RNA sequence: GGGCCGUUAGUUCAGCUGGUAGAACACUUCAUUUGCAAUGAAGAGGUAGGCGGUUCGAGCCCGCCACGGUCCA
Numbered sequence: 001g002g003g004c005c006g007u008u009a010g011u012u013c014a015g016c017u018g019g020u021a022g023a024a025c026a027c028u029u030c031a032u033u034u035g036c037a038a039u040g041a042a043g044a045g046g047u048a049g050g051c052g053g054u055u056c057g058a059g060c061c062c063g064c065c066a067c068g069g070u071c072c073a
Stems, first nucleotide, its partner, number of pairs: 001072007010025004019056001027043005049065005
């Protein structure tokens, strides 16, 4: 310098060919317990790495950039 993959909730990830985002664990509250844990119920939490483009509409398509991983030179 070039190719490919990844970047979504605190963490690990999903989201089947575009229709304003979910799971598990963690966290908060309540119940149960002498208390803790476990269990059960309820709840909070993300406009999606950044900017721009296409579209009526983008997490999803296109371009550039940033970061991480990997391969080639």
Overview
Predicted 3D model of a 73-nucleotide RNA (transfer RNA) from a Candidatus Daviesbacteria bacterium. The sequence was found in a public genome assembly. Rfam family: tRNA.